The RNA shown here (transfer RNA) has 73 nucleotides and comes from Candidatus Terrybacteria bacterium RIFCSPHIGHO2_01_FULL_43_35. The same sequence occurs in records of 3 taxa. The organism belongs to Candidatus Terryibacteriota, within Bacteria. Its mean pLDDT, the model's own confidence on a scale to 100, is 83. Its Rfam family is "tRNA". The family's RNA type in Rfam is transfer RNA. The sequence is in RNAcentral, with records from ENA.
[in-house]
RNA sequence: GCUGGGGUAGCUCAGUCGGUAGAGCAUCUCCCUGAAGAGGAGGGGGUCGUCGGUUCGAUUCCGACCCCCAGCA
Numbered sequence: 001g002c003u004g005g006g007g008u009a010g011c012u013c014a015g016u017c018g019g020u021a022g023a024g025c026a027u028c029u030c031c032c033u034g035a036a037g038a039g040g041a042g043g044g045g046g047u048c049g050u051c052g053g054u055u056c057g058a059u060u061c062c063g064a065c066c067c068c069c070a071g072c073a
Base pairs, nucleotide, nucleotide: 001072002071003070004069005068006067007066010025011024012023013022019056027043028042029041030040031039049065050064051063052062053061
């Protein structure tokens, strides 16, 4: 340099007809306990890598760029 895959919550990842963004774990509150753990209920937390384009509307489609992984040279 070329090709392919990936970048979404603190972490691991879902999210295909484009229409208000989710799960598990973690964290916080409550219940339970003598206390803690386990278990149960609930809450908070996201500029969906960046900048543009298409569209009434983009995590999703198009372009460029940045970063990570693999392969080729």